SAM riboswitch aptamer (S box leader) from Paenibacillus montaniterrae, 106 nucleotides, folded computationally. The organism belongs to Paenibacillus, within Bacteria. Its Rfam family is "SAM riboswitch aptamer (S box leader)". Its family is annotated with regulation of gene expression in the Gene Ontology. The prediction has a mean pLDDT of 83.
[in-house]
């Protein structure tokens, strides 16, 4: 870094410490931020995997090993339907791309 699958509408500090300006992957928008951003650290959340408990599938624990912790994966990039309204749109629904985590191959 490529490939396979499996989730992604639920959850998690409005007053924790340090930190000090940016961040929400890309565009395009629309947000959050000095009443304090990224990052660490605590703290919480959660059952992907391994452990362990009961048990046939299964449950169920946050003991390990990831991961998460503004806002649907914030919408949005291609495609389809459907209403509205009228030629350039709007709104909803869908599907696919694109991304992210987890297992597992090369």
């Nucleotide at each position: 870094u490529u490939c396979u699958u499996a989730u992604c509408a639920a959850g998690a500090g409005c007053a924790g410490g340090c930190g000090g300006a940016g961040g929400g992957a890309c565009u395009a928008g629309c947000c959050c931020u000095a009443u304090g951003a990224a990052g660490c650290c605590c703290g919480g959340c959660a059952a992907c995997c391994g452990g362990c408990a009961u048990u046939c599938c299964a449950u169920g624990u946050a003991c390990g090993g990831u991961g998460c912790u503004a806002a649907u994966u914030c919408u949005u990039g291609c495609g389809g339907a459907a209403a509205c309204a009228a030629u350039g749109g709007u709104u909803u629904c869908u599907g696919a791309g694109a991304g992210a985590u987890g297992a597992g191959a090369g």